[in-house]
Context: one part of a larger RNA
RNA sequence: UUGGGCGUAAAGCGUGUGUAGGCGGUUUAUUAAGUCAUUUGUAAAAGAUCUCAGCUCAACUGAGUAAAGCGAGUGAAACUGGUAGACUUGAAUACGGUAGAGGUAAGUGGAAUUCCAUGUGUAGCGGUGGAAUGCGUAGAUAUAUGGAGGAACACCAAUGGCGAAGGCAACUUACUGGGCCGGAAUUGACGCUGAGACACGAAAGCGUGGGGAGCAAACAGGAUUAGAUACCCUGGUAGUCCACGCCGUAAACGAUGAGAACUAAGUGUUGGGGUAACACUCAGUGCUGAAGUUAACGCAUUAAGUUCUCCGCCUGGGUAGUACGAUCGCAAGAUUGAAACUC
Repeated sequence: UUGGGCGUAAAGCGUGUGUAGGCGGUUUAUUAAGUCAUUUGUAAAAGAUCUCAGCUCAACUGAGUAAAGCGAGUGAAACUGGUAGACUUGAAUACGGUAGAGGUAAGUGGAAUUCCAUGUGUAGCGGUGGAAUGCGUAGAUAUAUGGAGGAACACCAAUGGCGAAGGCAACUUACUGGGCCGGAAUUGACGCUGAGACACGAAAGCGUGGGGAGCAAACAGGAUUAGAUACCCUGGUAGUCCACGCCGUAAACGAUGAGAACUAAGUGUUGGGGUAACACUCAGUGCUGAAGUUAACGCAUUAAGUUCUCCGCCUGGGUAGUACGAUCGCAAGAUUGAAACUC
């Protein structure tokens, strides 16, 4: 290289935008680069392949044939490519509707926890399997009123919705992205994928400045225990929150790359269209299931079925996602990524 694979055995980049490249709808004409046919040159000889022959056979030897590739000439024009033109079904735009926790910013609200002040009130409260540490006669817990502050938004709520993914949930306003449906007005293949590249990317962590109610790594104490650097309890600091800047990783999971076409049904649900009401139809989201597929489990029009295009990745276990080098980072570390040896 050929070949085999990637839901769970090794293997889909966390996700998108997009450069080069690869691939690309219907049709007419033309070209002849690919392609095909034929002729010709070359492909040293020997050897090798095939055929025949000579040593009694064979080894051995001889003769002939054949040969991919490359160059040149002539021709063919279906397919691919190029050029010129046309088309509308792919794609996009416009128009009319429409659903939504999609994003950013500002403002507002109620419940609850904690704290503070005051009133009532008195000896307990809290906590557990049981206790103790802890809080409380300097008046706690409980209860009522007022105030402060931070964080999160019960019910609605759903197998529901939106987003490329991460993710998104009180309410209002402003700005703003995308989707779906309808008819068919416009453009006329403008498309798909995408090495590099760029952007986004939970939590934790880092830097600077704020903030700090609750919760809570670390830490302290009380228990438990043979011990208990834990599980349980009382406290409690970073952090959790905000702004700006880094980090760039997760079981970043559907453990399932993106796009397109085709291949039984049944049933629920979300948003459109449609109907007098059904029916029906488009886009999503679930369940059951046919053919098929799978090692099995299962998947099954939201495929893991049948095919095509493009990208990524895998090749026994350990060593090891380590060492070294390089790039990035303030650091933590991230990305790339071996071998010896061993089974």
The part of an RNA shown here (small-subunit ribosomal RNA, central domain) has 343 nucleotides and comes from a metagenome. Its mean pLDDT, the model's own confidence on a scale to 100, is 86.